[in-house]
RNA sequence: GCGGGAGGGAACGUGAUCGCGCCCAAUAUGGGUGAGGAAAGUCCGGGCACCGCAGAGCAAGAUGCCUGCUAACGGCAGGGCGGCGAGCAAACCCAGUAUUGUCACUGAGGUGCGAAGCCGACGGAAAGUGCAACAGAAAGUAGACCGCUCACAUGCAGUGGGUCAGGGUGAAACGGUGGUGUAAGAGACCACCAGCGGCCUUCGAGAGAGGGUUGGCUCGGCAAACCCCAUCUGGUGCAAGCUCCGAAAGGGGAAGAGGUGACUCGCUUCGUUUGACCCUAAGGAUGAGCGCUUGAGCGGCAUGGCAACAGGUCGCCUAGAUAGAUGGUCACGACUCCUUCGGGAGGACAGAACCCGGCUUACUCCCCUCCCAAAUUU
RNA sequence: GGGACGUUAGCUCAAUCGGCAGAGCAACUGACUCUUAAUCAGUGGGUUGUUGGUUCGAUUCCAACACGUCCCACCA
Numbered sequence: 001g002c003g004g005g006a007g008g009g010a011a012c013g014u015g016a017u018c019g020c021g022c023c024c025a026a027u028a029u030g031g032g033u034g035a036g037g038a039a040a041g042u043c044c045g046g047g048c049a050c051c052g053c054a055g056a057g058c059a060a061g062a063u064g065c066c067u068g069c070u071a072a073c074g075g076c077a078g079g080g081c082g083g084c085g086a087g088c089a090a091a092c093c094c095a096g097u098a099u100u101g102u103c104a105c106u107g108a109g110g111u112g113c114g115a116a117g118c119c120g121a122c123g124g125a126a127a128g129u130g131c132a133a134c135a136g137a138a139a140g141u142a143g144a145c146c147g148c149u150c151a152c153a154u155g156c157a158g159u160g161g162g163u164c165a166g167g168g169u170g171a172a173a174c175g176g177u178g179g180u181g182u183a184a185g186a187g188a189c190c191a192c193c194a195g196c197g198g199c200c201u202u203c204g205a206g207a208g209a210g211g212g213u214u215g216g217c218u219c220g221g222c223a224a225a226c227c228c229c230a231u232c233u234g235g236u237g238c239a240a241g242c243u244c245c246g247a248a249a250g251g252g253g254a255a256g257a258g259g260u261g262a263c264u265c266g267c268u269u270c271g272u273u274u275g276a277c278c279c280u281a282a283g284g285a286u287g288a289g290c291g292c293u294u295g296a297g298c299g300g301c302a303u304g305g306c307a308a309c310a311g312g313u314c315g316c317c318u319a320g321a322u323a324g325a326u327g328g329u330c331a332c333g334a335c336u337c338c339u340u341c342g343g344g345a346g347g348a349c350a351g352a353a354c355c356c357g358g359c360u361u362a363c364u365c366c367c368c369u370c371c372c373a374a375a376u377u378u
Numbered sequence: 379g380g381g382a383c384g385u386u387a388g389c390u391c392a393a394u395c396g397g398c399a400g401a402g403c404a405a406c407u408g409a410c411u412c413u414u415a416a417u418c419a420g421u422g423g424g425u426u427g428u429u430g431g432u433u434c435g436a437u438u439c440c441a442a443c444a445c446g447u448c449c450c451a452c453c454a
Base pairs, nucleotide, nucleotide: 003372004371005370006369007368008367009366012333013332014331015330016329017328018327020034021033022032023031024030025029036349040360041359043358044357045356046355047354048237049236050235051234052270055269056268057267058266060233061232062231063230064229065079066078067077068076069075080122081120082119083118084117087113088112089111092110093109094107095106096105097104123228124227128226129225130222131221145167146166147163148162149161150160151159152158175193176192177191178190179189180188194218196215197214198213199212200211201210202209203208241290242289243288244287250280251279252278253277261273262272263271283453284452297316298315299314300313301312303310304309335346336345337344338343379450380449381448382447383446384445385444388403389402390401391400397434405421406420407419408418409417427443428442429441430440431439
């Protein structure tokens, strides 16, 4: 330098001027302060508030490898397993070259190994039920279309068995190679190999990894189908809820206590309460204040930890509107690119509404750091 | 601000437990008629909102996004 990847930062600055919200003061005015990395989607989790402080069972929903972090999580960190991955290898298959034929050579499609790194809704299919269109003989304790083979029959066609090794179908067809065996065949049997389960053992905190032995010889796919197992979830969301001001008109329903209703908005039970209840109509300003922003807060330093993070110490205070402010113009200056050196161009996505932790989605001009492979040069 | 649901032909709606996406109206063509309507016969029309995923296979199951509809205030 070329190629392949990962992560982070920033989101313009200063001044003038015209405006807007909030706060402060000694109030014709002056001063201070004023959006985000996603404020968004509302997809998860919590704080907070109220209700019976939420006990039990069922239902419903969510999560799903292991360990840790956390207020909590479906999040994060580290690890395990599987897949992808530039490339590497050349025993076998395959393709090509060559040969009468083999040996051989070349390639790198199958196959094997696999960097940095990326992806994984990654519990259970040897609990049970179910699904698999079309094609195909047969779609899961299945199955005989062609083929092979035996018997019968025989002029030929054929009939009845055996067989899943071969052909063909399909997304998927009940291990692979070689042998024994057989009428022909077949894990029917044997050797080796692959895979699965049980047991023992080594390493590890665990998921898991390695080794040994054994079994039936092979048990396939789908759980983002029902389901099973484990864990979790009380409900409603700041229009929660509390206080004040003001106005008005009532009506209906519901019981006789081992019962009825309400207390929460899945059901039952338990508990509390005992007419204090429920439904409907009418009225009010479209009212005021609180909740409301100091908080799992932000920044620096060192400590523990691989890390997420934790505790310690020092410093800082940083919007709070209620039809909803946070804007416009000008000048100067940064940054990057282009340039005929005069200058020109670019800056997105988008905007708080009780507050946090995440995820997801949108996005411009740019800047910085790190990792890996092969090859070349020094 | 907080919640619930929906999207299939031009319109209104179907599609069982995942297996060739259909019906009515509308449109078009032809017949009938002097002509139109009605009637009869026939025809076309689909990115199942978009993009991914699970699966052999997706309108259907799952996720993200887009668009649309509906509900919920306080005092007493």